[in-house]
RNA sequence: AGUCGAUUCGUCUAAUGGUAGGAUAUCAGAUUUUCAAUCUGAUGAAGCAGGUUCAAAUCCUGCAUCGGCUA
Numbered sequence: 001a002g003u004c005g006a007u008u009c010g011u012c013u014a015a016u017g018g019u020a021g022g023a024u025a026u027c028a029g030a031u032u033u034u035c036a037a038u039c040u041g042a043u044g045a046a047g048c049a050g051g052u053u054c055a056a057a058u059c060c061u062g063c064a065u066c067g068g069c070u071a
Stems, first nucleotide, its partner, number of pairs: 001070007010024004018054001026042005047063005
């Protein structure tokens, strides 16, 4: 330099263009003499900027970051 791929709660991971879900972690409560475990509840996310569409995590473009391959 070229080319391919990836980017979603703190972490991991889903979702045929139609309410962003689950696990784990954290917090609160219940239980317990205490802790742990268990149960209940809560909080928390689309890399950035545009485009297409009635509607975009999803399709398209550019940029950023990371990784693979070629030179």